[in-house]
Molecule: transfer RNA
Organism: Candidatus Pacearchaeota archaeon
RNA sequence: GGGCGCGUAGUUCACCGGCUAGAACGCUGCUCUGAUAAAGCAGAGGCAGAUGGUUCGAUUCCAUCCGCGCCCA
Numbered sequence: 001g002g003g004c005g006c007g008u009a010g011u012u013c014a015c016c017g018g019c020u021a022g023a024a025c026g027c028u029g030c031u032c033u034g035a036u037a038a039a040g041c042a043g044a045g046g047c048a049g050a051u052g053g054u055u056c057g058a059u060u061c062c063a064u065c066c067g068c069g070c071c072c073a
Stems, first nucleotide, its partner, number of pairs: 001072007010025004018056001027043005049065005
């Protein structure tokens, strides 16, 4: 320098355009216990890397940029 992939809750990941974005683990509270763990119940927590575009409508499509990773030179 060229090509490709990824970027969504603290973490690992779902969600191939439309009802206030979900799961597991983790976290908080309660129940249980002599206490802890486990288990059960309840709850908090993200507007989806940034900007712009397409669309009636985008996390989901397109472009550019940023970050990370891989391949080629």